Predicted 3D model of a 540-nucleotide part of an RNA (small-subunit ribosomal RNA, 5' domain) from an uncultured marine bacterium. The coordinates come from a structure-prediction model, not an experiment, and the mean pLDDT is 80. The full RNA is in RNAcentral, with records from ENA and SILVA.
[in-house]
Context: one part of a larger RNA
RNA sequence: AGUGAACGCUGGCGGCGUGGUUAAGACAUGCAAGUCGAACGAGAUUGUUUAAUUUGACGCUUCGGUUGAUUUUUAAACAUGAGAGUGGCAAACGGGUGCGUAACACGUGAACAACCUACCGUAAAGUUAGGGAUAGCUCGAGGAAACUCGAAUUAAUACCGGAUGUGGUUAAGAAACUCAUGUUUCUGAUACUAAAGCUUGUAAUGGCGCUUUAUGAGGGGUUCGCGGCCUAUCAGCUUGUUGGUGAGGUAAAGGCUCACCAAGGCUAAGACGGGUAGCUGGUCUGAGAGGAUGAUCAGCCACACUGGAACUGAGACACGGUCCAGACACCUACGGGUGGCAGCAGUUUCGAAUCAUUCACAAUGGGGGAAACCCUGAUGGUGCAACGCCGCGUGAGGGAUGAAGGCCUUCGGGUCGUAAACCUCUGUCAUCAAGGAGCAACAAGGAGGUUCAUAGCCUCCCCUGAGUUAACUUGAAGAGGAAGCAGUGGCUAACUCCGUGCCAGCAGCCGCGGUAAUACGGAGACUGCAAGCGUUACUC
Repeated sequence: AGUGAACGCUGGCGGCGUGGUUAAGACAUGCAAGUCGAACGAGAUUGUUUAAUUUGACGCUUCGGUUGAUUUUUAAACAUGAGAGUGGCAAACGGGUGCGUAACACGUGAACAACCUACCGUAAAGUUAGGGAUAGCUCGAGGAAACUCGAAUUAAUACCGGAUGUGGUUAAGAAACUCAUGUUUCUGAUACUAAAGCUUGUAAUGGCGCUUUAUGAGGGGUUCGCGGCCUAUCAGCUUGUUGGUGAGGUAAAGGCUCACCAAGGCUAAGACGGGUAGCUGGUCUGAGAGGAUGAUCAGCCACACUGGAACUGAGACACGGUCCAGACACCUACGGGUGGCAGCAGUUUCGAAUCAUUCACAAUGGGGGAAACCCUGAUGGUGCAACGCCGCGUGAGGGAUGAAGGCCUUCGGGUCGUAAACCUCUGUCAUCAAGGAGCAACAAGGAGGUUCAUAGCCUCCCCUGAGUUAACUUGAAGAGGAAGCAGUGGCUAACUCCGUGCCAGCAGCCGCGGUAAUACGGAGACUGCAAGCGUUACUC
C1' cells in the first nucleotide's frame, strides 16, 4: 500500500460498484424455453343469421283462425377458437459453478494437398405426377397412480417409392502442377441422387416457403512448434506400446480400431509416479526487475446428484432430454412409480462471514412468427448491507468583564477558551409542497402517394415507460435532525493529577508495575484520522 474480508466501538446523506471465499452438502414453494392457425385435421365454449319445431302476452276476428313480442329443441351457414394432438423451428444460445484436469486444457504463432457448417447474404437451376399410413377424436380393456393395450376412423410443409437432373457423387481416360500415396482442369459415356406447399387478390410477373449446387460471412472440428507449479525421501517407464502394409471407421488425418510384420518408443534438459491447481486478459504490490494472485468484468476449457451409454439433430454424447446402474429423498391400494436449484429468489446445514421467496419486458439482446404479438429470474430497475471507492454535510461572521464549571497550581495564577452565552446571518443535506425533461426508436393504427390491388414499397401523423411519489428546478420552515474512534515511555505526532503498589493489569519490539508509574485504571489536557476509527487474518 492492498482485500469479495471478519470482529469491537460508533454511525447523517448521496453517486458508482461489490456481496456463500466454507459443504460440486441437502433442498419445501414459485418462476427461469418456448413459439407458429400464413404447415395440418378435429374441436369445447360463446355470438349472429336462416329454416323447422314447441309455448304463446297483446291486438284483430266470420270464433275456424290470423298476426306474433316471447319461448323449447334441432339443423345449416358465418364468426369466435379454450385446452390438447400431428408437423416446423428453437431448446447445443443465454444463465450457473470450478468438481475434475499438469493436459495441445490454456496463452501465443502456424497448418489442414485431411474437414463440417442450420439460420443469414450473393449467384445458377428447379418446385412434376402419385401412394399408403398414423396421432388426435370415438369405442372397449387393464392400473391406486404413473401410464399402457386393442378396435375403428382422419389430415398435412409428417412418411414413402417413381419421373426429370441445371447441378452433385462414383468409376474410366488425358493434361498440368506438387516433396507427397495426391490436387486441379478437360473429355465423352455408365451408374446413383431432389422437392411442399401456404397466403393476398376477380386475376400473379406479389409475399412467405421447399429442393439441388456454388460462393461469402460467421462458427466449429483436427494437427504441430514454443511457454508457464512443487517433489528424486518417485529412476527407470511402455505391449496398441513405437513404426510399417492392408482393411474398417469418422465430416475429416491418425493405433482411432482390427489382421499381419518389424522391435521399437520415452528418460537426470527429470520419463514414470506422488502432491497441488481450471488457464488467460488482468488484479495487488514494487522505482523497476520481480513477487503474490486469478472475486466482480471479458475470452477459452471442464462439469450439471454419482458412474456409464447412445439417440435426435447443422450442431450434444445434451443443467431444467432419453436409457441403464448406484446413493439419497418422496408417493403408494405394496403390485409399482416419481425427483435432481453448481438458473433467479428462498430454506436448512456448515462457518468468523455474504442480500429480496421484489417490479417490468418500457429499453438492449435472444427464440418463434409474414406480422400483430407471445416467451425471456438474460437484461433493465428497485430493495437490503459503511462491504469498498468517491463527493457533501453536521453551520458562518462578530463576540473578553477571558463568565460559570472542570482540571492543574509555586495559591500569584494557568488552562479548556472565541470555545460557550449573546448579537447578526446563511440554508447545502435531511423534512414538507408544487412543477418535472430524457431513456422512445421501430412495428402496429390513421392519412396520402405508387399499384389492377385491402399485397408490397415511400412520406407524414399518431401510439407505447417497470423505474417514476425518481434526477433536476422552484418555494416553505428553522441552527434547528446529524461525531466518533484510537492513541499520548522510545520507535511515533501528543503530559499532568489521582488511584493501585511485581497486585490488578499493559505489551507490535524494547519493555512498564515491588508507595512520588508521562507505560496499569480513571480524570482533565493534548495528538492523529474522521462517518468512520481501531483490531485480527492474508499478500507485496